Source information:
A computed fold for a 96-nucleotide RNA, annotated as SAM riboswitch aptamer (S box leader). The coordinates come from a structure-prediction model, not an experiment, and the mean pLDDT is 88. It was read from a public genome assembly, where an Rfam model found it.
C1' cells in the first nucleotide's frame, strides 16, 4: 500500500504555540487575521479491541485504538425518491 467485516442521523473544548489556508479528491456551500487547518498541554465523548459481572439478553470500568464545526457538511452513480442503496472515505477488529 493491499483483503475481509461492523460502525458512521447521538455524543464530547479550553489553554498556549504558529501563522494562511482549511473541511480527502472534484463541483457546491461552509471555516478562517475576532487566528482556522495543523502541533502541545490539559479535559472531555464514544465503547471497537480490552480486564471484570453475569440470569448469557447484558451490566460495569476505560488499560490500546478512535473522536471532539456543520449528517462522512452536502453532492457526484443507480433508483420503486426512501434522511434508500452502490460507490468513494474514515474508524476499529481481523488476515495476508
Nucleotide at each position: 500500500a493491499c483483503c475481509u467485516u461492523a460502525u458512521c442521523a447521538a455524543g464530547a473544548g479550553u489553554g498556549g504555540g504558529g501563522a494562511a489556508g482549511g473541511g480527502a479528491a472534484c463541483g457546491g456551500c461552509c471555516c478562517g487575521a475576532u487566528g482556522a487547518u495543523c502541533c502541545c498541554a490539559c479535559g472531555g465523548c464514544a465503547a471497537c479491541c480490552u480486564g471484570c459481572c453475569u440470569g448469557c439478553g447484558g451490566g460495569c470500568a476505560a488499560g490500546g485504538u478512535g473522536c471532539c464545526a456543520a449528517u462522512u457538511c452536502c453532492g457526484g452513480c443507480g433508483g420503486u425518491u426512501a434522511g434508500c442503496g452502490c460507490a468513494a472515505g474514515a474508524u476499529g477488529a481481523g488476515g495476508a